[in-house]
Context: one part of a larger RNA
Molecule: small-subunit ribosomal RNA, 5' domain
Organism: Candidatus Komeilibacteria bacterium RIFOXYD1_FULL_37_29
RNA sequence: GGGUGAACGCUGGCGGCAUGUCUAAGGCAUGCAAGUCGAAUGCUUAGUUUACUAAGCAUGGCAAACGGGAGAGUAACACGUUGGUAAUCUACCUCUGUCUCAGGGAUAACCCGGAGAAAUCUGGAGUAAUACCUGAUAGGUAUGGGGGGACAUAAGUCAUUCCCAUAUAAAGAUCCGUCGGAUGGAGAGGAGCCUACGGCACAUCAGCUUGUUGGUAAGGUAACGGCUUACCAAGGCUACGACGUGUAGCGGGUGUGAGAGCAUGGCCCGUCUCACUGGAACUGAGAUACUGUCCAGACUCCUACGGGAGGCUGCAGUCGAGAAUCUUCCUCAAUGGACGAAAGUCUGAAGGAGCAAUGCCGCGUGAUCGAUGACGCUUUUCGGAGUGUAAAGAUCUUUUAUCAGGGACGAAUUCGUGACGGUACCUGAUGAAUAAGUCACUGCUAACUACGUGCCAGCAGCAGCGGUAAUACGUAGGUGGCGAGCGUUACCC
Numbered sequence: 001g002g003g004u005g006a007a008c009g010c011u012g013g014c015g016g017c018a019u020g021u022c023u024a025a026g027g028c029a030u031g032c033a034a035g036u037c038g039a040a041u042g043c044u045u046a047g048u049u050u051a052c053u054a055a056g057c058a059u060g061g062c063a064a065a066c067g068g069g070a071g072a073g074u075a076a077c078a079c080g081u082u083g084g085u086a087a088u089c090u091a092c093c094u095c096u097g098u099c100u101c102a103g104g105g106a107u108a109a110c111c112c113g114g115a116g117a118a119a120u121c122u123g124g125a126g127u128a129a130u131a132c133c134u135g136a137u138a139g140g141u142a143u144g145g146g147g148g149g150a151c152a153u154a155a156g157u158c159a160u161u162c163c164c165a166u167a168u169a170a171a172g173a174u175c176c177g178u179c180g181g182a183u184g185g186a187g188a189g190g191a192g193c194c195u196a197c198g199g200c201a202c203a204u205c206a207g208c209u210u211g212u213u214g215g216u217a218a219g220g221u222a223a224c225g226g227c228u229u230a231c232c233a234a235g236g237c238u239a240c241g242a243c244g245u246g247u248a249g250c251g252g253g254u255g256u257g258a259g260a261g262c263a264u265g266g267c268c269c270g271u272c273u274c275a276c277u278g279g280a281a282c283u284g285a286g287a288u289a290c291u292g293u294c295c296a297g298a299c300u301c302c303u304a305c306g307g308g309a310g311g312c313u314g315c316a317g318u319c320g321a322g323a324a325u326c327u328u329c330c331u332c333a334a335u336g337g338a339c340g341a342a343a344g345u346c347u348g349a350a351g352g353a354g355c356a357a358u359g360c361c362g363c364g365u366g367a368u369c370g371a372u373g374a375c376g377c378u379u380u381u382c383g384g385a386g387u388g389u390a391a392a393g394a395u396c397u398u399u400u401a402u403c404a405g406g407g408a409c410g411a412a413u414u415c416g417u418g419a420c421g422g423u424a425c426c427u428g429a430u431g432a433a434u435a436a437g438u439c440a441c442u443g444c445u446a447a448c449u450a451c452g453u454g455c456c457a458g459c460a461g462c463a464g465c466g467g468u469a470a471u472a473c474g475u476a477g478g479u480g481g482c483g484a485g486c487g488u489u490a491c492c493c
Stems, first nucleotide, its partner, number of pairs: 001493004006489005013363006019356002021321001026319003030316003035062003040059008069274003079198003083194003088191003093187008101135004111124005141167007149158003172179002200246003207237003212234008249271004253264004276297005299310004327353001329352003335349001336347004366396004376387004401430006410420001413416001437482005442463003448477005458465002
């Protein structure tokens, strides 16, 4: 000198765009943040009593694994780059082939009872389905076996393949346009796994390891694999730093610097990990699941003491901690997401508004003329000098401000549809009107005098200043710097 998610002191006019708990991954009142579908189905209620419409309960489907938050853990295939998967999976979407036949038994809601303070549990009766089950049919599907060919070190792969055995399918709705269902193939996007290389401090951490290292067999997985188990062998890592301890999410980037480098990882994007703490699985294409389930623990709450309920590291908000960080706001109008044939519903994602000079950028606080130069103040060698064209005064302008009138784009889509918002913007009127501070002035370092004080009070980044003329303390005048900011502190280069 530059920088910051800053804080503090003094000061403070406006706008645009950003940013805003860095600390206690401490505790949380309240509201909201994931639903949707009647064109899958049964029923209840209301309107109506043909039929239909609306609301609700329940079954069923899809979604809830996304979106949003945080950085505790993690020194690791977590991340980044590079390859591999002949060791793999993939709902919805796209393309393409074939099929969609026949039956059955339940169950929730509802109704009638019972238990309980509640949460909720339970008995009986009873009904439907795209819920569940059985049968049929099927191969370019799956599993197993066999034969030849090509490639390959092998495992194995591929193709006209060939043959045999075994196994598994389906669901209907409809406004008649379609929307679905089953089973193959291909794609897209997504995900899993593996490899090499790369990025930290300490050697006052030197030895570490028993599923450990390898093999065989079995199990397990979508899949390879000590992933797991049994048996066998005794291996494997390490001064090119194993193991241990400490610290830390990683990258794109960001700051600085001429660069090399050093520091850093807040906002935004990618990725990983976490969801009161620890553990476990279920469902599912996908989770070992933030607002699902179960167990244990700590904490909080309710209780009729028998037993129950909860999880803001979502958006607001609250207590606490702290130098320190915002509204319990508006709207689904746009973009996007879920569901739905659609209308639409939901969406604290998002779009916006609010608060904060926290930052960056822009604008303003007036312009021109105006005296050998008022008053005041300061100073003085008492003559004067400075403040100073500064003020007053005159003329002008109206950015801004206030008031009044008009008034959007963002809407994609013929119509209708805008939270922001009567906002931005435009026009007119009024009147210099509404708007300047802060730090410094010994040298480094731009800027000096007077008074007060008297090694005191104090200043100070370093050198240092102050003990009776202090340009260094305090005040005043003047001056210099920057300017809606200025200075200090902290940290990085």